[in-house]
RNA sequence: ACACGACAAGGGCAAACUCGUUGUAAAGCGAGGACGCAAAACCACCGGUCCUGAAGCAUGAUUCAGGGCAGCGGGGCUACCGAA
Numbered sequence: 001a002c003a004c005g006a007c008a009a010g011g012g013c014a015a016a017c018u019c020g021u022u023g024u025a026a027a028g029c030g031a032g033g034a035c036g037c038a039a040a041a042c043c044a045c046c047g048g049u050c051c052u053g054a055a056g057c058a059u060g061a062u063u064c065a066g067g068g069c070a071g072c073g074g075g076g077c078u079a080c081c082g083a084a
Base pairs, nucleotide, nucleotide: 004082005081012037013036017032018031019030020029021028022027035071042076043075045074046073047072048069049068050067051066052065053064054063055062
């Protein structure tokens, strides 16, 4: 340095749920709360999934456009510590 990840040290993040708030919605943000997490930091590039609108339609499938999820997987990128 790369890989790897411990009942290590110091710390960090925060699911469900509740309240407030923003948004048509998915969902975001703040507070409380901890199921978990070694990238649960960051980036929608690929797949996936969810929402909205349009086309289509008996309904649906499907297609197009826009948006959400990084705590679904892959990829990119940066980073703390150091037992085996």